[in-house]
Predicted 3D model of a 479-nucleotide part of an RNA (small-subunit ribosomal RNA, 3' major domain) from a metagenome. Its Rfam family is "Bacterial small subunit ribosomal RNA". Its mean pLDDT, the model's own confidence on a scale to 100, is 84.
Context: one part of a larger RNA
RNA sequence: AGGCGGGGACCCGCACGAGCGGUGGAGCAUGUGGUUUAAUUCGAAAAUACGCGAAGAACCUUACCUGGCCUUGACAUCCUUAGAAUCUUUUAGAAAUAAAAGAGUGCUAGUUUACUAGAGCUAAGUGACAGGUGCUGCACGGCUGUCGUCAGCUCGUGUCGUGAGAUGUUGGGUUAAGUCCCGCAACGAGCGCAACCCUUAUCUUUAGUUGCUAACAGUUAGGCUGAGAGCUCUAAAGAGACUGCCCGGGUAACCGGGAGGAAGGUGAGGACGACGUCAAGUCAUCAUGGCCCUUAUGGCCAGGGCUACACACGUGCUACAAUGGCGUGCACAAUGAGAUGCAAUACCGCGAGGUUGAGCUAAUCUAUAAAACACGUCCCAGUUCGGAUAACAGUCUGCAACUCGACUGUUUGAAGUUGGAAUCGCUAGUAAUCGUAAGUCAGCAAUGUUACGGUGAAUACGUUCCCGGGUCUUGUACU
Numbered sequence: 001a002g003g004c005g006g007g008g009a010c011c012c013g014c015a016c017g018a019g020c021g022g023u024g025g026a027g028c029a030u031g032u033g034g035u036u037u038a039a040u041u042c043g044a045a046a047a048u049a050c051g052c053g054a055a056g057a058a059c060c061u062u063a064c065c066u067g068g069c070c071u072u073g074a075c076a077u078c079c080u081u082a083g084a085a086u087c088u089u090u091u092a093g094a095a096a097u098a099a100a101a102g103a104g105u106g107c108u109a110g111u112u113u114a115c116u117a118g119a120g121c122u123a124a125g126u127g128a129c130a131g132g133u134g135c136u137g138c139a140c141g142g143c144u145g146u147c148g149u150c151a152g153c154u155c156g157u158g159u160c161g162u163g164a165g166a167u168g169u170u171g172g173g174u175u176a177a178g179u180c181c182c183g184c185a186a187c188g189a190g191c192g193c194a195a196c197c198c199u200u201a202u203c204u205u206u207a208g209u210u211g212c213u214a215a216c217a218g219u220u221a222g223g224c225u226g227a228g229a230g231c232u233c234u235a236a237a238g239a240g241a242c243u244g245c246c247c248g249g250g251u252a253a254c255c256g257g258g259a260g261g262a263a264g265g266u267g268a269g270g271a272c273g274a275c276g277u278c279a280a281g282u283c284a285u286c287a288u289g290g291c292c293c294u295u296a297u298g299g300c301c302a303g304g305g306c307u308a309c310a311c312a313c314g315u316g317c318u319a320c321a322a323u324g325g326c327g328u329g330c331a332c333a334a335u336g337a338g339a340u341g342c343a344a345u346a347c348c349g350c351g352a353g354g355u356u357g358a359g360c361u362a363a364u365c366u367a368u369a370a371a372a373c374a375c376g377u378c379c380c381a382g383u384u385c386g387g388a389u390a391a392c393a394g395u396c397u398g399c400a401a402c403u404c405g406a407c408u409g410u411u412u413g414a415a416g417u418u419g420g421a422a423u424c425g426c427u428a429g430u431a432a433u434c435g436u437a438a439g440u441c442a443g444c445a446a447u448g449u450u451a452c453g454g455u456g457a458a459u460a461c462g463u464u465c466c467c468g469g470g471u472c473u474u475g476u477a478c479u
Base pairs, nucleotide, nucleotide: 001479002478003476004475005474007473008472009471010470011469012468013467015463016462019426020425021424022423023422026318027317028316029315030314031313032312033311034309035308042053043052064304065303066302067301068300069299070298073129077128078127079125080124081123082122083121086103087102088101089100090099091098092097107118108117109116110115131293132292134291135290136289141286142282143281144280145278147276152191153190154189155188156187157186158167159166160165171182172181173180197270198269199268200267202239203238204237205236206235207234208233212228213227216226217225218224242264245258246257247256248255249254320419324378325377326376327375328374329373337366338365341360342359346355347354348353385416390411391410392409393408394407395406396405432455433454434453435452436451437450438449
């Protein structure tokens, strides 16, 4: 100087408390461990692994296993030789592949033709080489998690100290903040904080179609049409909030209250993550040093596996019901997507879906929002709760649904009556709850993820305690 303390002082955070809803019990989905297996590919491991890499494992993916094959190789550059490229068919085979037959003689330049050269492609050969999701993240780059959006981390000159170092950065206040003020052997500066960026909340101007409809007219009653540019909205430019104003406190910084205002003291949310820590994670995104394999640790193919199942854990979904289930009627969104696509309408089917195919390259066309609300029914029961499991019959995608897809119909109707110890999230348009969309994608194991809107709470006295962090100080047998 640091680290540490079941030392002290001060301060902060959904850290506790106050509340609301969960997890832990059940069934299922999913990930992991374990076990099993020919293989169940690999990685991730307290917080910071475990619906994680994977924004989609039937084949492919695929890295694993079994079997069948190849050896300059599936891919790149160079050399030699031959051939237009290319297309079609047959046989064997699980395919990879092997064998055979047929069609076909191109393009550019030179040149009378013959022919020669070149570009591109194919085949054969030769070796230089290719190839490796093989090892090392404890050799590395890049990227990422975490402490933590915590308020810290440093430097130059000066001064002090023999020196390591100190000072500045400490002190008194204040702040979300090393934010600012005052003081001070310090004076300045840098990386962080804040602001600049994006979204959102209000208004103005500009613009008015595909969007809008107040007044006027028509009307098939639908902004449908004429028309309008007012309103909503769209999307560009501006305005607006700065403790600017008032009162009180204070030396000041600032704090408390108020006015006006759509918004008030960082308005709300996002992006943004200092010096560093964990030899944290990743050699399997990529890149890369070293090592290793080279008729195999490389390459091709078929089938299987990654989906196994006594069990254990994590994350979720659905429930256990009456604030509910079922039936009928009926209202209101936003984001985003759509030409190998989204698909209206009509008809067929109980239904998944099928036939048809208007419109739409989309503010024009496409997709029923659901909870809510109204009426009826059920009457507290393992039930008209709950839907696992199972049987049969089907639909769709796709060469192909056996291992191993999703969905539909009929029947079946399991556990479950609110969950021990323990434990998680959340402070406002939040929690809770309700649907909708997208990416990946032929299809889908999505209950996941990322977005979008609808309905919409309770509680916070407070900082003693638990956890994590910051500043100062103290002790120290640690460095």